This is a predicted structure of a 473-nucleotide part of an RNA (small-subunit ribosomal RNA, 5' domain) from Oceanobacillus sp. HTM 045. Rfam family: Bacterial small subunit ribosomal RNA. Its family is annotated with ribosome and structural constituent of ribosome in the Gene Ontology.
[in-house]
Context: one part of a larger RNA
RNA sequence: GAACGAACGCUGGCGGCAGGCCUAACACAUGCAAGUCGAGCGAACCCUUCGGGGUUAGCGGCGGACGGGUGAGUAACGCGUGGGAAUGUGCCUCUGGGUACGGAACAACAGCUGGAAACGGCUGCUAAUACCGUAUGAUGUCUACGGACCAAAGAUUUAUCGCCCAGAGAUCAGCCCGCGUUGGAUUAGGUAGUUGGUGGGGUAACGGCCUACCAAGCCGACGAUCCAUAGCUGGUUUGAGAGGACGACCAGCCACACUGGGACUGAGACACGGCCCAGACUCCUACGGGAGGCAGCAGUGGGGAAUCAUAGACAAUGGGCGCAAGCCUGAUCUUGCCAUGCCGCGUGAGCGAUGAAGGCCUUAGGGUUGUAAAGCUCUUUCACCGGUGAAGAUAAUGACGGUAGCCGGAGAAGAAGCCCCGGCUAACUCCGUGCCAGCAGCCGCGGUAAUACGGAGGGGGCUAGCGUUGUUC
Numbered sequence: 001g002a003a004c005g006a007a008c009g010c011u012g013g014c015g016g017c018a019g020g021c022c023u024a025a026c027a028c029a030u031g032c033a034a035g036u037c038g039a040g041c042g043a044a045c046c047c048u049u050c051g052g053g054g055u056u057a058g059c060g061g062c063g064g065a066c067g068g069g070u071g072a073g074u075a076a077c078g079c080g081u082g083g084g085a086a087u088g089u090g091c092c093u094c095u096g097g098g099u100a101c102g103g104a105a106c107a108a109c110a111g112c113u114g115g116a117a118a119c120g121g122c123u124g125c126u127a128a129u130a131c132c133g134u135a136u137g138a139u140g141u142c143u144a145c146g147g148a149c150c151a152a153a154g155a156u157u158u159a160u161c162g163c164c165c166a167g168a169g170a171u172c173a174g175c176c177c178g179c180g181u182u183g184g185a186u187u188a189g190g191u192a193g194u195u196g197g198u199g200g201g202g203u204a205a206c207g208g209c210c211u212a213c214c215a216a217g218c219c220g221a222c223g224a225u226c227c228a229u230a231g232c233u234g235g236u237u238u239g240a241g242a243g244g245a246c247g248a249c250c251a252g253c254c255a256c257a258c259u260g261g262g263a264c265u266g267a268g269a270c271a272c273g274g275c276c277c278a279g280a281c282u283c284c285u286a287c288g289g290g291a292g293g294c295a296g297c298a299g300u301g302g303g304g305a306a307u308c309a310u311a312g313a314c315a316a317u318g319g320g321c322g323c324a325a326g327c328c329u330g331a332u333c334u335u336g337c338c339a340u341g342c343c344g345c346g347u348g349a350g351c352g353a354u355g356a357a358g359g360c361c362u363u364a365g366g367g368u369u370g371u372a373a374a375g376c377u378c379u380u381u382c383a384c385c386g387g388u389g390a391a392g393a394u395a396a397u398g399a400c401g402g403u404a405g406c407c408g409g410a411g412a413a414g415a416a417g418c419c420c421c422g423g424c425u426a427a428c429u430c431c432g433u434g435c436c437a438g439c440a441g442c443c444g445c446g447g448u449a450a451u452a453c454g455g456a457g458g459g460g461g462c463u464a465g466c467g468u469u470g471u472u473c
Stems, first nucleotide, its partner, number of pairs: 001473004006469005013345006019338002021303001026301003030298003035062003040059002043056005069256003078181007087173002092169008100134004109124006140149003154161003182228003189219003194216008231253004235246004258279005281292004309335001311334003317331001318329004348378004358369004382414001384409005392400001417462005422443003428457005438445002
């Protein structure tokens, strides 16, 4: 000098754009953050012009694996980059076929009943795009090539939306490998499913992934193992560069969801607002037993030098569901708070000497503050008042918002501070103090004339900021 997710002190007019718990992955009151479909189904209720319409607890479907948060763990095929073969893929696109005949239940509901509650139990009844059987089955799967095996669902406003099988694509995902990826040797040996093979199991898939047996391997000073630290990257920052430091915001990947473990469902999870078990903590309880998980958005306590509203809207973009109308969406778009940063603008302009008054200094003549003020002549940016009033939206639909902008009006009117002045380093005098009080980044100032302390006048620098502290180069 540059930079910052900064903080602190003094000060503070406006706008645009951005940013805003770096600390306790500490604990959380309250509200909201994932629903939707009646064009799958029965039932109940409401309205009815008797045509029909509406509401919905339950069964069922799709979604809840996305989106949003955090960085604890992880030194690893986690990430980056370049390759690979032994894989899966709901919704979407294309292609070829099919959509036949039956059956038994379970919720809801009714009755009885347990419990303080959470939540149940028994009996009976019922529908379906829920479940099961039979048929048909090949270009599908298996095959000892004889053969064997596997499917479906209907709905309605009659135009569509679906359902099943097979093939191809797209997308996404899983897996493997080369190379790269912090410090420590005051960590030198590490390893028993360990290293390889065979048989078997398992997976969507290769594989010690798992298992039985066999062999004794495998890694390591080109640093294994252990310890410490750490999410990685695109990038950010500094620097002429090489390099150094960093990884906030935005984007990609990974990991996590009170702590630890586990699986279920599913195309996809070992699943933040799902389930089960254990633990810690909090809450309810009739003491028998139950409920919960903000590292979602706000917000609270706590920690801290320090970091915001318990706001509005689905208008736009995007997502889920739905034929649609539409519903949901703290994603998102906006508004609010904060000089936290960057950028822009203003706090007036011209003229004005008897160089007024006052202040300060003085060699007492004067000098300086200083064209500065006053005064005269103007202007009106921003802010203010009144009117008008968007784009963002395609036919409709605008939270922002009566916002931005535009027009008119009034009046210099509402708007300047902070640090420094011994050298480095730009800017000097007086008074007070007297090694005191104090200053200080380094050198160093202060013990009676201190340009270095404190005040004043004057000056220098930057300016809605200016200094200090911290960190990086």
Model confidence (mean pLDDT): 89 of 100.